Molecule: SAM riboswitch aptamer (S box leader)
Organism: uncultured Flavisolibacter sp.
RNA sequence: CUUAUCAAGAAAGGUGGAGGGAGAUGGCCCCAUGAAACCUUAGCAACCAUGUCUUCAUUGGCAAAGGUGCUACAUCCAUUCCCGCCGGAAAGCGGGAGAGAUAAG
Numbered sequence: 001c002u003u004a005u006c007a008a009g010a011a012a013g014g015u016g017g018a019g020g021g022a023g024a025u026g027g028c029c030c031c032a033u034g035a036a037a038c039c040u041u042a043g044c045a046a047c048c049a050u051g052u053c054u055u056c057a058u059u060g061g062c063a064a065a066g067g068u069g070c071u072a073c074a075u076c077c078a079u080u081c082c083c084g085c086c087g088g089a090a091a092g093c094g095g096g097a098g099a100g101a102u103a104a105g
Stems, first nucleotide, its partner, number of pairs: 001105006011041005019030003024079004042071003047067002050063004075099001080097006
């Protein structure tokens, strides 16, 4: 950079000791009944690989030993843009883009 997904799902213990929910500001929320980070074990999922059934077809299922990923709430909201609805306007509501995360290339 390209493509796909962002619905749902799945936590205990140990170390640690004040932050965390991607960055800045504001809000909302979690946190000494212990944040981040690291380790162990367990689990979730099914992107890649693998096995298996199926299909004209990697077409569509199923499995979960491997490579990643993930395991508060939801990509948390606004501060960006566009479109639609409503409205005299502003505000508001909805959708998309942008941005971000993960996988594969």